Notes
The part of an RNA shown here (large-subunit ribosomal RNA, half A) has 1606 nucleotides and comes from Flavivirga algicola.
Context: one part of a larger RNA
RNA sequence: GGCGUAUGGGGAAUGCCUAGGCUCUCAGAGGCGAAGAAGGACGUGAUAAGCUGCGAAAAGCCGCGGGGAUCGGCACACACGAAUUGAUCCGCGGAUAUCCGAAUGGGGCAACCCGGCAUAUUGAAGAUAUGCCACCUAGCAAUAGGAGCGAACCCGGGGAACUGAAACAUCUAAGUACCCGGAGGAGAAGAAAACAAAAGUGAUUCCGUUAGUAGUGGCGAGCGAACGCGGAUUAGCCCAAACCGUUGUUGUUACGGCAAUAGCGGGGUUGUAGGACCACGACAUUCGAGACACGAUGAACUGGAACCGUUUGGAAAGACGGACCGUAGGGGGUGAUAGUCCCGUACAGGCAAAGAGUGUUGAGAUAGUGGUAUCCUGAGUAGUGCGGGACACGAGUAAUCCUGUAUGAACCGGUCGGGACCAUCCGAUAAGGCUAAAUACUCCUGAGAGACCGAUAGUGAACCAGUACCGUGAGGGAAAGGUGAAAAGAACCCUGAAUAAGGGAGUGAAACAGAACCUGAAACCAUACGCCUACAAGCGGUCGGAGCCCUUUUGGGUGACGGCGUGCCUUUUGCAUAAUGAGCCUACGAGUUACCGUUGCUAGCAAGGUUAAGGGCUUCAGGUCCGGAUCCGUAGCGAAAGCGAGUCUGAACAGGGCGCUUCAGUUAGUAGUGGUAGACGCGAAACCGUGUGAUCUACCCAUGGGCAGGUUGAAGCUGUAGUAACAUACAGUGGAGGACCGAACCGGUUGACGUUGAAAAGUCUUCGGAUGACCUGUGGGUAGGGGUGAAAGGCCAAUCAAACUCGGAAAUAGCUCGUACUCCCCGAAAUGCAUUUAGGUGCAGCGUUGAUUAAUAGUUUUAUAGAGGUAGAGCUACUGAUUGGAUGCGGGGGCUUCACCGCCUACCAAUUCCUGACAAACUCCGAAUGCUAUAAAAUGUUCAUCAGCAGUGAGGGCAUGGGUGCUAAGGUCCAUGUCCGAGAGGGAAAGAACCCGGACCAUCAGCUAAGGUCCCCAAAUGUAUGUUAAGUUGAAAUAACGCGGUUGAACUGCUUAGACAGCUAGGAUGUUGGCUUGGAAGCAGCCAUUCAUUUAAAGAGUGCGUAACAGCUCACUAGUCGAGCGGUUCGGCAUGGAUAAUAAUCGGGCAUAAACAUACUACCGAAGCUAUGGCAUCGAGAGAUGGGUAGGGGAGCAUUGUAGUGUCGUCGAAGGCUGGCCGUGAGGCCUACUGGAGAAGCUACAAAAGAAAAUGUAGGCAUAAGUAACGAUAAUGCGGGCGAGAAACCCGCACUCCGAAAGACCAAGGUUUCCUCAGCUAUGCUAAUCAGCUGAGGGUUAGUCGGGACCUAACGCGAACCCGAAAGGGGCAGUGGAUGGACAACAGGUUAAUAUUCCUGUACCUGCUCUCACCAAAAGUGACGGAGGCGAAUAGUUGGUGCGUGCUGACGGAAUAGCACGUUGAAGCCAGUGGCAACACGGCGAUAGUACACUGAGGCCUCGGCCAAGGUGAUAAUCCAGCGGAUCGACUUCCAAGAAAAGCGAGAGAAGCAGCCCGUACCCCAAACCGACACAGGUGGUUGGGAUGAGAAUUCUAAGGAGCUC
Repeated sequence: GGCGUAUGGGGAAUGCCUAGGCUCUCAGAGGCGAAGAAGGACGUGAUAAGCUGCGAAAAGCCGCGGGGAUCGGCACACACGAAUUGAUCCGCGGAUAUCCGAAUGGGGCAACCCGGCAUAUUGAAGAUAUGCCACCUAGCAAUAGGAGCGAACCCGGGGAACUGAAACAUCUAAGUACCCGGAGGAGAAGAAAACAAAAGUGAUUCCGUUAGUAGUGGCGAGCGAACGCGGAUUAGCCCAAACCGUUGUUGUUACGGCAAUAGCGGGGUUGUAGGACCACGACAUUCGAGACACGAUGAACUGGAACCGUUUGGAAAGACGGACCGUAGGGGGUGAUAGUCCCGUACAGGCAAAGAGUGUUGAGAUAGUGGUAUCCUGAGUAGUGCGGGACACGAGUAAUCCUGUAUGAACCGGUCGGGACCAUCCGAUAAGGCUAAAUACUCCUGAGAGACCGAUAGUGAACCAGUACCGUGAGGGAAAGGUGAAAAGAACCCUGAAUAAGGGAGUGAAACAGAACCUGAAACCAUACGCCUACAAGCGGUCGGAGCCCUUUUGGGUGACGGCGUGCCUUUUGCAUAAUGAGCCUACGAGUUACCGUUGCUAGCAAGGUUAAGGGCUUCAGGUCCGGAUCCGUAGCGAAAGCGAGUCUGAACAGGGCGCUUCAGUUAGUAGUGGUAGACGCGAAACCGUGUGAUCUACCCAUGGGCAGGUUGAAGCUGUAGUAACAUACAGUGGAGGACCGAACCGGUUGACGUUGAAAAGUCUUCGGAUGACCUGUGGGUAGGGGUGAAAGGCCAAUCAAACUCGGAAAUAGCUCGUACUCCCCGAAAUGCAUUUAGGUGCAGCGUUGAUUAAUAGUUUUAUAGAGGUAGAGCUACUGAUUGGAUGCGGGGGCUUCACCGCCUACCAAUUCCUGACAAACUCCGAAUGCUAUAAAAUGUUCAUCAGCAGUGAGGGCAUGGGUGCUAAGGUCCAUGUCCGAGAGGGAAAGAACCCGGACCAUCAGCUAAGGUCCCCAAAUGUAUGUUAAGUUGAAAUAACGCGGUUGAACUGCUUAGACAGCUAGGAUGUUGGCUUGGAAGCAGCCAUUCAUUUAAAGAGUGCGUAACAGCUCACUAGUCGAGCGGUUCGGCAUGGAUAAUAAUCGGGCAUAAACAUACUACCGAAGCUAUGGCAUCGAGAGAUGGGUAGGGGAGCAUUGUAGUGUCGUCGAAGGCUGGCCGUGAGGCCUACUGGAGAAGCUACAAAAGAAAAUGUAGGCAUAAGUAACGAUAAUGCGGGCGAGAAACCCGCACUCCGAAAGACCAAGGUUUCCUCAGCUAUGCUAAUCAGCUGAGGGUUAGUCGGGACCUAACGCGAACCCGAAAGGGGCAGUGGAUGGACAACAGGUUAAUAUUCCUGUACCUGCUCUCACCAAAAGUGACGGAGGCGAAUAGUUGGUGCGUGCUGACGGAAUAGCACGUUGAAGCCAGUGGCAACACGGCGAUAGUACACUGAGGCCUCGGCCAAGGUGAUAAUCCAGCGGAUCGACUUCCAAGAAAAGCGAGAGAAGCAGCCCGUACCCCAAACCGACACAGGUGGUUGGGAUGAGAAUUCUAAGGAGCUC
């Protein structure tokens, strides 16, 4: 280390539970608010942080009712109280009700600030108390109403896009989302200028149906009525006008009136017209506000039946036994499961407020008949043109309705409508208004229900949740339940520093129920024991199995050694793949639901079937009965009228088409599948709408601030020279500049580092700008197709080629991924056609399930008969191509004196002949196979048709026939076959498709296939004959080409007349042949009758060689030797050619083979075949069949719940964790232990119904790993202290670092971090006794500082006014608004923590009381730029001298010496001095004060000393010199020409009085702010000493601070 067993830790699954949700039903209610809402802020308790309640009358006050013993909420405890004189508590009605908020006196940064008037408090100022004081509408006014909030529903004004149409524009989505206005408990609509159709209905609304019909529609996608019928509920009215009268005003008048106009009263209200008017007649009928009486109902609350015993147990309600009640056996609780124990329940009572309804009374409203001359009956209207919109209806044949614009009637003898229009007919009576019910919804209250959830579920929220937390903001948004019956919540003891933790003891039924608490799984982490393990190679299993251990055995554990063996998923032609996904575990996680079709099955009824809405009853979400509207079927044909077993076409009685000659439908349930819906789940980038953002950043506006120091030296001016005068030159002066160098500041060039950083952009180094187009603070403005942009598509909150947030929204996704239990049967495709189509889809093909047909079906073989033009072949058989030769028409070239005739030609070349040979688009020919038909045989539905459901439409290898390509490809495209795909097994070492062969299961049986038989490794070291010598064989390759390797065959030559090879000898002469040459003699080269001679033989020479000769050889010949020796061609096996990166071709091996070849025999060898047993499917049986992806079909298991039924359970349910048994399997049963209260069986039903994968979601736990790191390399060391404990805390000493900061002080921001005590769990990157941490207590004091009670800028708001569908946008007056203007205090002391605030001392300002003086208006002032030099001035600082105090050393001396420290002194006032002025000086302030020195009660002590109240002293320069900031002043110069208002101007005086609100702690270049952090970053202003130096550079240093938390 592995396996096993046991025991733990860890963790929070599972089971059980429910306090909370979800979805509904019935009833109620449907609003609250200026009488101040909703919602908040702040308070309120003896103690009080949170929640709840309440409001300065503050967990409450008063009255009435109820109730009857405890009470002071959640929430314990202590203290203190209340209550039978009736508390707490419950119900009803009152009182009080801070501040904000519509917010309303004005303002404002909500919960704050500042007013006016009246009254009161004493009395002015100041302060306090109470009340009133906003705007709009109406009204003369008094006064009344409005405003804001609230879930959905309703009406109206505006009004998208994604999406669908497989693109897109009309269209769709959709008048949806969203914004805005308005109303109510409902809203809207509504009493016909309506429908209809020859018959009628009679306002509106809603439901069912008509009907997915008529229509509409790029006639696409889609959209989609009405009439009518059945129901719910029912309800009708009022004005205007005519006419009569009256009031006001105006006009007119013959003063009587008349007319006009604006009101008011009567009258009147409709279509078979009505009314006025005239005549007649009547007071009917019906409705009814309000008032009074009665009054169902109705709060808290009251009564409310009936049980005991035994037994188990901690506990009885369980079990057993025996009773009882029931108008009550709903429910909950009680120590387990209770009708009879408790609360309750049925039922009955109770009555406050309220109050349906009823009765009485009753303001008021409401009708008739006849006549018809005249009058009235809704005008910028109806209609029309143009442009839009709404109607189901998209401009269409387009009626009807609305209206932006332009026009514009009629008047009852009228007008409108009936889907263009006209006529007839019918219906109605517009241009005014009101109207309940039936209908929609649920923020809310009460009662109840659920085949809804049960803590990752159900609301986001069971719990102090819209909380914590994130974001500038709009907005986003968690996690988190359980001790026990009862706290009986562990007295006491021990270990320990300990209030940590643990061990005992005790409680309890149980403590392994101990508060991190029910059960307590898994990952993960341990401990103990048994077996195994340190030469082995391993997808870790499986098969065999020695040994060891345990053991009740048909037992369990381990497992040396051996055989075989490349995970899962997805996607693919194909994956161990080095292609995807998963670290592991647990929980969650994906084909559902509604409606409409279609098919099957089941059930009812059947030529019929069926109800829908609605209604009745009831035991009330159930059931049942009514309800026949409607729908489907029963008849078809036709465009239709229509006809009808026929009909249409047609002249037809023809023909033809579609039908009939029959017959099953329909309504439900359920299953498969389609459609519409998000439609199996997750996933975009995007589009659109309302809002939120300029605290980042861009630009702009207003108002402030900043820039050490040094350098250069423009214009101008002055002087001199010069000129007629200018010009010009030189010198000086001067101080310009998008000038120069260089800090702060701003930037970001180079390099390095950093890259899970110190930092989501930095550090170090270097660099650019640094008086300018500069940098910066504060306040404001511009907003998303918009802004801003010295322009990079830059920036607009770490986001930008269109921000962020929420919504439309579950957008869409022909794309990717994922998609969950078992067994059984069958089983594909990767092809054709088409496609804005090619990775998608439709139809066909191929699969499956069911039904039907039963023959001349299908398939195979044989025979016969056919069609056909491939392979092959052929070409004087066509078309075309073509080798060599012969012939050589014709042509080219050359020659010939021009022309003609002609000649030549190693040129091209026709025809013909001979010869050779080619073709997918040649054929005189022409198979095999395939195809068709017929006959026979075998097989027997395999065929076909109809219906349901698919999948496939990426294919791949091999063989053969072809195209293409290179007769390349593991290439590509076809065809035929096969296999893989979807196929396991054996062989080929290993290998998808090559060979063999198709796996239902079991067997330690047999026979074979391919392939093998020496060993690994089962079987022959088999037989016979050869070959190979290369380790060839035995990698891919026989490469071309080479080779006297070897072996075989054939042909041929030489040879005993002596071959071939070797050895011995010769190899000569003319002649150095001739030519050439410097030379050439056999042998550089050329020539050729290479000749001749001697010979056995010997070339005018085969090579080597020389300058040339020479020399050595060869050919050729003789001798010797003694039998075979050569050549050519064709085979076998070898050989060279031969060349890649780790030693590698399985290894060993192989020489007479274990290689190769031929032949033969035996054996091995698979999931094949056989044998034996078994399961299942099909089949009547016999028997056959059972590999399988996509896919089809069938049968089951498990989970959760429901109903019924009979059961189990404290003598122990579920769950957890072992062991055993059963089933083919999903699974089931039994069991020990744990657990402590519920649970399963059977039958049927209903589903949130099964996980290993989705870079899935949440939680937990691993791994890397005890690894990286511990955040500036300015630095620590020692002694002492406290303490359980000290590197870090405190004290001291030493060292080091900063010192234009790493010191000091403000503003912003933060919001208690400040100080003290106590503490150390967490926080602090380590420890901690320490702390910016935890707990408790304490701390911020103002007339003068800052802000308000003063002012105004940018800009905001905004009466009036203007504009705009609405919301709203602008805006005069006004009002707000500092970053600016105005404005009065200094020094010292004091606290643990505050001080210009307290104290001491000394000042100043304003107002009031009182007195005096004066009373116009306006101007002015306030009031402003940059740069420059000059001047004044001193804070400060350095040095010197003097003085004061202290100290001064070992041995000695020096004391007129040295060293250190100190030598200070405000505001304010003043008749003085200087100065242009500002200002400074001087005097007073100050008989302040402190430093300092001396002394010192007392305290502490490590005995060295330290701390220290108080007291004393009044002590020493107002000296000299240098440098010199802020500030102030006037001046010079330049062009870009440099706020406003208040205030001031505007009196004097004594004393007294008065002086409000807010801020004030602490940090503030940082550990407290902005950066997620105690973060190397960022952050405006003031001060900023000394030496060096020009300097704020640099280095060192003072005061002061620090050593950076390992």

The prediction has a mean pLDDT of 81. It was read from a public genome assembly. Lineage of the source: Bacteria > Bacteroidota > Flavobacteriia > Flavobacteriaceae > Flavivirga.